[in-house]
Predicted 3D model of a 61-nucleotide RNA (Fluoride riboswitch aptamer (crcB RNA motif)) from a Peptococcaceae bacterium. Lineage of the source: Bacteria > Bacillota > Clostridia > Eubacteriales > Peptococcaceae. Its mean pLDDT, the model's own confidence on a scale to 100, is 81. The model forms 100% of the base pairs in the Rfam consensus.
Formats: sequence, structure tokens, C1' cells
RNA sequence: CGAAAUAAAGGUGAUGGAGCUCACCUCUAAAUGCUGUAAAGCUAAUGGCUCCUACUCAGUA
Repeated sequence: CGAAAUAAAGGUGAUGGAGCUCACCUCUAAAUGCUGUAAAGCUAAUGGCUCCUACUCAGUA
């Protein structure tokens, strides 16, 4: 000086925030839903669990 590994750390997981957990990625990355020739249409605030906020449906006061 270079390479690799480990540890630590950070980040990502189709629309917001937080906690826990799982998986993946190491900045050239992980990721960027589905249907349709097109026009256009449909579901969802989670990867999973819980809480809050927004939205949708139904009921009660």
C1' cells in the first nucleotide's frame, strides 16, 4: 500500500411515525405491488407483531 475475514455500525424490505423481531444489502447494494395491447383499473399505511396518525366500510350514541 492492497486484499480478505471478523467485530461493530449503517441502510433496505410498493404510501406516515415509533417499539420489538426476522430477512437482505454494504453505497456499483438491498428496494421500487397487481391486472391490462393501450387507455385505464384494483389492493395495501406492517416483511411480521403491537401502538399512534391518515384513509375506507358498517353500527351505536